Molecule: Lysine riboswitch aptamer
Organism: Kallipyga massiliensis
RNA sequence: AGUAGAGGCGCAAGGAAAAUGAGGAGGACCGGGAGGCGGCAGCCGGUGAAGGGUCCAAAAGGUUUCCUUGCCGAAAUGCGGCUCCGGGCGCGGAGUCGUGUUGGGACGGACUUGAAUAAGGUCCGGACUGUCACCAACCCUCGCUCAAGUUGGUGUUGUGCUACU
Numbered sequence: 001a002g003u004a005g006a007g008g009c010g011c012a013a014g015g016a017a018a019a020u021g022a023g024g025a026g027g028a029c030c031g032g033g034a035g036g037c038g039g040c041a042g043c044c045g046g047u048g049a050a051g052g053g054u055c056c057a058a059a060a061g062g063u064u065u066c067c068u069u070g071c072c073g074a075a076a077u078g079c080g081g082c083u084c085c086g087g088g089c090g091c092g093g094a095g096u097c098g099u100g101u102u103g104g105g106a107c108g109g110a111c112u113u114g115a116a117u118a119a120g121g122u123c124c125g126g127a128c129u130g131u132c133a134c135c136a137a138c139c140c141u142c143g144c145u146c147a148a149g150u151u152g153g154u155g156u157u158g159u160g161c162u163a164c165u
Stems, first nucleotide, its partner, number of pairs: 001165005008072001010071009026056005035044003039089002075102012103129002107125007130157001132155007
């Protein structure tokens, strides 16, 4: 350098279904009679605003379950560049490139996104767990010792670790 692997509620994508979204988006009618929306710019409104009543009535993102696929920096995320979308701007979203951080999942707290108490993201916390290193003990051996293995403790973390070439 290459190939193949391990961690485990492991990561991600796609498809199907279900619940939620939600009976305050929107539409029709009645009645009402001048306001309403927005961060700004501005827009709607006597060709009928707000509030009220009746009827009809969603969608997207996110979630759960099942199936399939690709994988183990899987992937996520901070910053910056570029492209595209919603837009008039602000702002928001998607993709891609560069760079930095994070071994993994769960729990608790704060902030944030979200309709949500679901769930996601960031930071912090104490444990758990995987890998490697060190120390000690045990085990094995006729005896001593080494190696492998087991247990306990400490520390680190993926551009790492293990096996082969």